[in-house]
Context: one part of a larger RNA
């Protein structure tokens, strides 16, 4: 910009990927072979590499988090914290993010075919897979399976609307470099707060009791946090522009 506008669901022309590969059981110690060895075929089981998706297990991270611990310096001083010191260092650890985790995939027809194996059969009275004609036959090709895909200019279909519909603008995340994507915007749970809470530390501070104390005990599975759920308008989504609408239709000419 196009395919009259708009919103939703779509067919696929044509593209992309993918298709793998070992090993054991068993058939069968059978076929075969003097043994020595040793099968197709066809059943089943395991497993590697690779891909996809996923966090419900395991494991890492997780500079939110909680909790010991050192050294200084500050809050006058104790107690209690706070900076700083690689996050100052351990020891855990929720959301996400990941992999070493978890779940699934590569399957089957059927076509046409390579080498090669055949029928029938002249030329060439034989013979001979070819000359004519007819089959077999590969992880390979075409389809099957998986995404993309109507700028497929041949610009498709289908339903539903035109007092359509998009945009700007705010509050945001399952999304994100920006755009884009998706979710709301007072007829609201969209983000923050706030209230409960999965989880996460490890049992707070302050009294008290016991002991000479260090400490240990009770209050106390407490305190703190809480990216996760769930509720709850207190706070911000205010208020409005601006595009654009076939045919129709009024009103001028």
């Nucleotide at each position: 910009c196009g395919u009259g506008g708009a919103a939703a669901c779509u067919u696929g022309a044509a593209g992309a990927g993918g298709c793998c590969c070992u090993u054991c059981c068993u058939u069968a110690g059978u076929a075969c072979g003097a043994g020595a060895g040793g099968a197709c075929c066809g059943g089943g089981a395991a497993g590697g590499a690779c891909g996809a998706a996923g966090c419900u297990c395991u494991a890492g991270u997780g500079u939110a988090c909680c909790u010991g611990c050192u050294g200084u310096a500050c809050u006058a001083c104790c107690a209690a914290g706070u900076g700083c010191a690689u996050c100052g260092c351990a020891g855990g650890g929720u959301a996400g993010c990941u992999a070493c985790c978890u779940u699934c995939g590569g399957u089957u027809a059927a076509g046409a075919u390579a080498a090669g194996c055949g029928c029938u059969g002249a030329a060439a009275g034989c013979a001979u897979c070819u000359a004519a004609g007819c089959g077999c036959g590969a992880a390979g090709c075409u389809g099957u399976c998986u995404c993309u895909a109507a700028g497929a200019u041949u610009a498709g279909g289908u339903u539903u609307c035109a007092u359509a519909g998009g945009u700007u603008g705010g509050u945001c995340a399952a999304a994100g470099a920006c755009g884009a994507u998706g979710a709301c915007c007072u007829u609201g749970a969209u983000a923050g707060g706030c209230g409960u809470u999965a989880a996460g530390u490890g049992u707070a501070a302050g009294u008290g009791u016991a002991g000479c104390a260090a400490u240990a005990c009770a209050u106390u599975c407490a305190g703190c946090u809480g990216a996760g759920a769930c509720g709850u308008a207190c706070u911000a989504a205010u208020a409005a522009a601006c595009c654009a609408u076939a045919u129709g239709a009024u009103u001028u000419c």
This is a predicted structure of a 253-nucleotide part of an RNA (large-subunit ribosomal RNA, domain VI) from a Candidatus Falkowbacteria bacterium. Taxonomically the source falls in Candidatus Falkowiibacteriota (Bacteria, Bacteria candidate phyla). It was read from a public genome assembly.